[in-house]
Context: one part of a larger RNA
RNA sequence: GUCAACGACUUACCCUGUGCAGCGAGGUUAAGCCGCGAGGUGGAGCCGCAGCGAAAGCGAGUCUUAAUAGGGCGAAUGAGUUGUAUGGGGUAGACCCGAAGCCGGGUGAUCUAUCCAUGGCCAGGGUGAAGUCUCGGUAACACGAGAUGGAGGCCCGAACCGAUAUAGGUUGAAAACUGUUCGGAUGAGCUGUGGAUAGGAGUGAAAGGCUAAUCAAACUCGGUAAUAGCUGGUUUUCUCCGAAAUAUAUUUAGGUAUAGCCUCAUAUGAUGACUGACGGAGGUAGAGCACUGACAAGACUAGGGGUCCCACCGGAUUACCAACUCUUUUCAAACUCCGAAUGCCGUCAAGUUCAAGUAUGGGAGUCAGACUACGGGAGAUAAGUUCCGUGGUCGAAAGGGAAACAGCCCAGACCGUCAGCUAAGGUCCCCAAAUCUAUGCUAAGUGGGAAAGGAUGUGGAAUUGCAGAUACAACCAGGAGGUUGGCUUAGAAGCAGCAACCCUUUAAAGAAAGCGUAACAGCUCACUGGUCUAGUGAUACCGCGCCGAAAAUUUAACGGGGCUAAGCAUAGUACCGAAGCUACGGAUCGCGCCUUUGGCGCGAUGGUAGGAGAACAUUGUGGCCGCCUGAGAAGGUACACCGAAAGGAGUGCUGGAGGUUCCACAAGAGCUUAUGUUGAC
Numbered sequence: 001g002u003c004a005a006c007g008a009c010u011u012a013c014c015c016u017g018u019g020c021a022g023c024g025a026g027g028u029u030a031a032g033c034c035g036c037g038a039g040g041u042g043g044a045g046c047c048g049c050a051g052c053g054a055a056a057g058c059g060a061g062u063c064u065u066a067a068u069a070g071g072g073c074g075a076a077u078g079a080g081u082u083g084u085a086u087g088g089g090g091u092a093g094a095c096c097c098g099a100a101g102c103c104g105g106g107u108g109a110u111c112u113a114u115c116c117a118u119g120g121c122c123a124g125g126g127u128g129a130a131g132u133c134u135c136g137g138u139a140a141c142a143c144g145a146g147a148u149g150g151a152g153g154c155c156c157g158a159a160c161c162g163a164u165a166u167a168g169g170u171u172g173a174a175a176a177c178u179g180u181u182c183g184g185a186u187g188a189g190c191u192g193u194g195g196a197u198a199g200g201a202g203u204g205a206a207a208g209g210c211u212a213a214u215c216a217a218a219c220u221c222g223g224u225a226a227u228a229g230c231u232g233g234u235u236u237u238c239u240c241c242g243a244a245a246u247a248u249a250u251u252u253a254g255g256u257a258u259a260g261c262c263u264c265a266u267a268u269g270a271u272g273a274c275u276g277a278c279g280g281a282g283g284u285a286g287a288g289c290a291c292u293g294a295c296a297a298g299a300c301u302a303g304g305g306g307u308c309c310c311a312c313c314g315g316a317u318u319a320c321c322a323a324c325u326c327u328u329u330u331c332a333a334a335c336u337c338c339g340a341a342u343g344c345c346g347u348c349a350a351g352u353u354c355a356a357g358u359a360u361g362g363g364a365g366u367c368a369g370a371c372u373a374c375g376g377g378a379g380a381u382a383a384g385u386u387c388c389g390u391g392g393u394c395g396a397a398a399g400g401g402a403a404a405c406a407g408c409c410c411a412g413a414c415c416g417u418c419a420g421c422u423a424a425g426g427u428c429c430c431c432a433a434a435u436c437u438a439u440g441c442u443a444a445g446u447g448g449g450a451a452a453g454g455a456u457g458u459g460g461a462a463u464u465g466c467a468g469a470u471a472c473a474a475c476c477a478g479g480a481g482g483u484u485g486g487c488u489u490a491g492a493a494g495c496a497g498c499a500a501c502c503c504u505u506u507a508a509a510g511a512a513a514g515c516g517u518a519a520c521a522g523c524u525c526a527c528u529g530g531u532c533u534a535g536u537g538a539u540a541c542c543g544c545g546c547c548g549a550a551a552a553u554u555u556a557a558c559g560g561g562g563c564u565a566a567g568c569a570u571a572g573u574a575c576c577g578a579a580g581c582u583a584c585g586g587a588u589c590g591c592g593c594c595u596u597u598g599g600c601g602c603g604a605u606g607g608u609a610g611g612a613g614a615a616c617a618u619u620g621u622g623g624c625c626g627c628c629u630g631a632g633a634a635g636g637u638a639c640a641c642c643g644a645a646a647g648g649a650g651u652g653c654u655g656g657a658g659g660u661u662c663c664a665c666a667a668g669a670g671c672u673u674a675u676g677u678u679g680a681c
Stems, first nucleotide, its partner, number of pairs: 001681006011092013026047003032041003051058002061073004095233002098230001102223006113197009122187001124156003127152001131148006160184003165180004199215001201211003236615006246259005260366002262363007272354001273352003276348005286338001287336002292332003296328004301322001303321002305318005369394010399410003414586004419582003425576003428561003434573001436572006447563001453547002457544004462539005474531005480504003486498002510525001513524003587605008616670001618667006626660003635654005641648002
């Protein structure tokens, strides 16, 4: 892992609803006693028939109070009670399994920690303390040298004890090892045997270490089914309805209580929703500047600053700052002279099969929500961010579209059909349906990713200048004189710079718009004539394109092929396309009608948590000495049968002795999951 069996809402008592049954202003017994039992007896007690008050107490009233007032709770308006089944609650282990733990009594020091008693062990080599002796030396010591001697938590290194580094091993050879390497090795050494100390206790050269592979409190049995607001699991079928992820409170935030939303019963019966008309309250969007503030420019002009005159007094002036006032221009969630649309409240009546609404009571679940559109706060007018509001969808919703894609678009699946029509979206092929019609646009594969910004891309529609007195472009020619203007400068001659920018000749020509020279020179330009000939410039707007455009495994920014339409815009006609709608048949439920069995008509039937209803199967009991059964029960096995489902029959084979219809009743009553338990493989 698979298969089989087992495996979880029970039982007792109390409370409170509902169904059914008995009796009913009453209902009912408990213990006990009698009886084999069935049952009988037993009225103490309990509930109800009256309430109010803290109570004494009074009583259809009573309490408060000084009160006969007012007010509170009652009566007037009468149904209970005892069983039984079942829903829920409480007390108990209370649906099942699951802690880490807490406490009590015991068992452990054959492992290990420390200690006690008594024994054992430490190859070999090195170093050479004190002391002693001899010699030297001294007045005598001291001191020196040589021998001798054999000290040491001394040195090297086996046994022994240990474990530094590294490799292997890591379902190991081994629940701590192996190889190489390494530390101690006469000592605070190692070790045998016997003994002592223990669970909030021991022991500890101290690591919270060790106390039998267990230690921040051992093991074992008991209290014990500890507790678990936590995780997991919780077993047949069908039908009807169908949520919530919010508010308030919480040692509360992943729990709970009450309300909200769901369901069931009873009562009420048009009271509900939407639309319409009418009447209300209000200060949002917008707008505005009348208030409160903010804010731009100017005018006017207090006050201040600067400059100047001034002994003082006092003046002048100002491209400075600036109150008030005026003109013009703006801004505001905590501004308003104004002010909607919606929404909200109320009244009235009708319509719309839209079908609810309200009250009381039984039962819940929900309190982690998500995205999307719009109105906002926070954030960076970031986030698949976060917090509110109003809708939608998902949640709890399948189907079609968006390539794929809970939350987007279309649309809500009772069942069947090889029938039809449509929605969103599509119609060249993949792939069902137009290579459809008409008119334009795009040339970029734009379409099929992107900004500021840039550009004689291209189409449209405007305004405006010049132009047969010849424009624009091109070509030919001129582009001069005073003058090298003045100043400046080494120089400054149109062209370093400063100021000025005239006059003349002209068809026209700047005291010069560029290049150039040291300065000149030189080449163009403006401007003019000629040649040529018909359009040529400028400005803003609209449509579609271009550039801007660099990323990491693979083309990879149309779903692919591919497309110049099979792209974009506008208009149109067909068709395809879903579990939508229709058609035909069937099932169940609700309502209405018919006189019921039943029929007809209309409507409904997605669904998690959850509420309600109806059934199937299993085991046993009663009716039941019945019925089936050796002419073959249960069980097993095969099969193309029946039923809407759980399921039910029949026949063959096997099996070899019990089984059971129907109606009731009672449960150890249904298993794909609990890292479930046991067995088999």